[in-house]
RNA sequence: UACGUGCUCCGGGGUCGGUGAAAUUCCGAACCGGCGGUGAUAGUCCGCGACCCGAGGCCCCUAGGGCUGAGGUUGAAUCGGUGAAAUUCCGAUACCGACAGUAAAGUCUGGAUGAGAGAAGCACAUG
Numbered sequence: 001u002a003c004g005u006g007c008u009c010c011g012g013g014g015u016c017g018g019u020g021a022a023a024u025u026c027c028g029a030a031c032c033g034g035c036g037g038u039g040a041u042a043g044u045c046c047g048c049g050a051c052c053c054g055a056g057g058c059c060c061c062u063a064g065g066g067c068u069g070a071g072g073u074u075g076a077a078u079c080g081g082u083g084a085a086a087u088u089c090c091g092a093u094a095c096c097g098a099c100a101g102u103a104a105a106g107u108c109u110g111g112a113u114g115a116g117a118g119a120a121g122c123a124c125a126u127g
Base pairs, nucleotide, nucleotide: 002126004124005123006122007121008120010118015029016028017027018026030107031106032097033096034048035047036046037045043095044094052072053071056068057067058066059065060064077093078092079091080090081089099110100109101108
């Protein structure tokens, strides 16, 4: 220094007003942006994770439930400028955002004191 194993810790943000019997859901105006990569900093590029579906396996026990899980699904941007280099910076104008609940939800409540891409550290072992 690289790789492997184990453990510890960290690991998602955001609202006001109006109408109404009732809406942080409608209307108006605001606000928010996980992780890795990429010649230069990314919600919109390339991938990953979360949500959802789920073959198979295991367990409790057979009413059903729990754990695990191959795999599947998974949104959205253009123009101009600077520069050696930017769909990442600057300017302008756009766009997107799981499921359940509820007056229709990216922002409320809930599954979730969960899971997790990954980040940091420690120990051991090997070359």

RNAcentral holds the sequence, with entries from Rfam. A computed fold for a 127-nucleotide RNA from Leucobacter exalbidus, annotated as FMN riboswitch aptamer (RFN element). Its Rfam family is "FMN riboswitch aptamer (RFN element)". Rfam describes the family as follows. The RFN element is a highly conserved domain that is found frequently in the 5'-untranslated regions of prokaryotic mRNAs that encode for flavin mononucleotide (FMN) biosynthesis and transport proteins. NCBI's taxonomy places the organism under Bacteria, Bacillati, Actinomycetes, Microbacteriaceae, Leucobacter.